RNA sequence: AAGGCAAACCAGUUUUAAAGACUGGGACGCAAAGCCUCCGAUCUAAAGGUUUGCUUGUACCUAUGAUAGCGGGGAUCCCACA
Numbered sequence: 001a002a003g004g005c006a007a008a009c010c011a012g013u014u015u016u017a018a019a020g021a022c023u024g025g026g027a028c029g030c031a032a033a034g035c036c037u038c039c040g041a042u043c044u045a046a047a048g049g050u051u052u053g054c055u056u057g058u059a060c061c062u063a064u065g066a067u068a069g070c071g072g073g074g075a076u077c078c079c080a081c082a
Stems, first nucleotide, its partner, number of pairs: 004030002009025005015020001028069001035074002038072003041067003048061003052057001
């Protein structure tokens, strides 16, 4: 030097209980912003638990859900130079 990814935001989805995810646009950033939830952190609470109520319900707890672009860790990798 070439090539790569794509935050916020906008539009859409035959996506989810929710958090979130995906597609197109976009361009804040990224040398692993490619992959993996093992540890911590954070988000959510359908199912379950506790509580109250005569019932549809209320409040709280909880990850088996999610974030790899929150940090650590793991196994890998492209181009150039050397």
The RNA shown here (c-di-GMP-I riboswitch aptamer) has 82 nucleotides and comes from Shewanella denitrificans. The RNAcentral record of the sequence draws on Ribocentre. Its Rfam family is "c-di-GMP-I riboswitch aptamer". From the family's description: GEMM was predicted in a large-scale screen for bacterial structured RNA regulatory elements. Model confidence (mean pLDDT): 81 of 100.